[in-house]
Description: This is a predicted complex of two RNAs, RNase P RNA and transfer RNA, with 454 nucleotides together. Rfam match: Bacterial RNase P class A. Its family is annotated with tRNA processing, ribonuclease P activity and dimeric ribonuclease P complex in the Gene Ontology. Rfam describes the family as follows. Ribonuclease P (RNase P) is a ubiquitous endoribonuclease, found in archaea, bacteria and eukarya as well as chloroplasts and mitochondria.
RNA sequence: CGAGAGGACCGGGCGGCCGCUCCGAGCCGUCGGUCCCACCGACGUCGGGGAGGAAAGUCCGGGCUCCAUGGGCCAGGGUGGUUGCUAACGGCAACCGGCCGCGAGGCUAGGGAAAGUGCAACAGAGAGUAGACCGCCUCCGGGGGAUCCGUCCCCCGGCGGUAAGGGUGAAACGGUGCGGUAAGAGCGCACCGCGGCUCCUGGUGACAGGGCCGGCACGGCAAACCCCACCCGGAGAAAGACCGAAUAGGGGAGUCACGGCGACGGCCCACGUCGCUCCCGGGUAGGUCGUUCGAGGCCGGGCGCGAGCCCGGUCCCAGAGAAAUGGUCGCCACCUCCGUAAGGAGGGAACAGAACCCGGCUUACACGUCCUCUCGCGCC
RNA sequence: GCCCCAGUAGCUCAGUUGGAUAGAGCACCGGUUUCCUAAACUGGAGGUCGCGCGUUCGAGCCGCGCCUGGGGCG
Numbered sequence: 001c002g003a004g005a006g007g008a009c010c011g012g013g014c015g016g017c018c019g020c021u022c023c024g025a026g027c028c029g030u031c032g033g034u035c036c037c038a039c040c041g042a043c044g045u046c047g048g049g050g051a052g053g054a055a056a057g058u059c060c061g062g063g064c065u066c067c068a069u070g071g072g073c074c075a076g077g078g079u080g081g082u083u084g085c086u087a088a089c090g091g092c093a094a095c096c097g098g099c100c101g102c103g104a105g106g107c108u109a110g111g112g113a114a115a116g117u118g119c120a121a122c123a124g125a126g127a128g129u130a131g132a133c134c135g136c137c138u139c140c141g142g143g144g145g146a147u148c149c150g151u152c153c154c155c156c157g158g159c160g161g162u163a164a165g166g167g168u169g170a171a172a173c174g175g176u177g178c179g180g181u182a183a184g185a186g187c188g189c190a191c192c193g194c195g196g197c198u199c200c201u202g203g204u205g206a207c208a209g210g211g212c213c214g215g216c217a218c219g220g221c222a223a224a225c226c227c228c229a230c231c232c233g234g235a236g237a238a239a240g241a242c243c244g245a246a247u248a249g250g251g252g253a254g255u256c257a258c259g260g261c262g263a264c265g266g267c268c269c270a271c272g273u274c275g276c277u278c279c280c281g282g283g284u285a286g287g288u289c290g291u292u293c294g295a296g297g298c299c300g301g302g303c304g305c306g307a308g309c310c311c312g313g314u315c316c317c318a319g320a321g322a323a324a325u326g327g328u329c330g331c332c333a334c335c336u337c338c339g340u341a342a343g344g345a346g347g348g349a350a351c352a353g354a355a356c357c358c359g360g361c362u363u364a365c366a367c368g369u370c371c372u373c374u375c376g377c378g379c380c
Numbered sequence: 381g382c383c384c385c386a387g388u389a390g391c392u393c394a395g396u397u398g399g400a401u402a403g404a405g406c407a408c409c410g411g412u413u414u415c416c417u418a419a420a421c422u423g424g425a426g427g428u429c430g431c432g433c434g435u436u437c438g439a440g441c442c443g444c445g446c447c448u449g450g451g452g453c454g
Stems, first nucleotide, its partner, number of pairs: 001376009012332007020050006028044006052351001056362002059360005064236004076232005081095005096110001097108004111227002116225002118221002133166002135162003139158008174192006193216001194214004199210004240289004250280005261275005296315008334347005381453007390406004399437001408424005430446005
């Protein structure tokens, strides 16, 4: 310098003017409750806070709240190497095994296929204890050729042998080499692979290395059913708690002292209906809380490879309710164009926007900045 | 705010234990028939199975993540 790998950060800055929202202070001014004082409220005033790294998707997990709940089993759903971290997780860290890459590194739903059921199209002889299509070989029969008359070679047909070679396929019952054989074959042997062991060493463990035994028996798919281990009660702030009108409607009382509400039905009482007065509780509208101090941020120290944990100090940091967080001007920064340069002109521009809160994952994202590492080339 | 469902040709839909050319009806194009048209008969074209990644020998179908559309809850 070129090509890459991994990670961290930023998400325009400063100032002027005009606004929006929340909290606090204070009654200094105006207005209102209210005629005055006190008090309270609104507006002005003063002080402070005011979107994100994803606030998003709502995909996991938890807090919180209500409902349900004796325990266990079944059903259903989820997760799946090991050890840790954590409130928890399908997240994260470190490590193990496998695959890919020259490498830095990347990916990995990575338990069980000798518990059972099932699947494998097409091609192919044969697709799961399968299978002779071509080929190779012995023997038998027939034909032809050569001949030193011992025999040898070729062709056709048949009974067999053979999983070495060809061919099919995603996949064909270990691989390479030597021996062996009529030809072949773990048939025998060496190495590699594979399986088993109540073996040894290291490791908490996944596992790694070694030893002994076995010629090999046991192919693939469980993001097919299934088996094993572990986890999971349901609903979600429209959860839930409190206050609570007007009108309509419901329930009760109107009795005793002493005249003891009225009207109607009824001779009267009792009783019933309607009205009036008083009392009661329920629901609705509406309001308040839940609601922002929290598994919290920042700084420092310690432990740990790390995720993270512990200790100390310090700070309070959006809380609206149809929903505020904005507009404009100047300078700088950024981008584009012109120019050798000084400089000039233009642009607003990423994704997106809180709504109970938190930990993750996933997805979107303009201009940029920084760190570590690998490979190649060149120079010293 | 919370919770569900769907996506296959221009339109409406099939597509089962995953199997190689993805089908049907309507619509479209050509031909036959007719004086012409319609109907009928016959032939044909038309597909990123919403998109991407994975599992598998193989994915419309299985898993995950997105996108779009629709619906429900006071």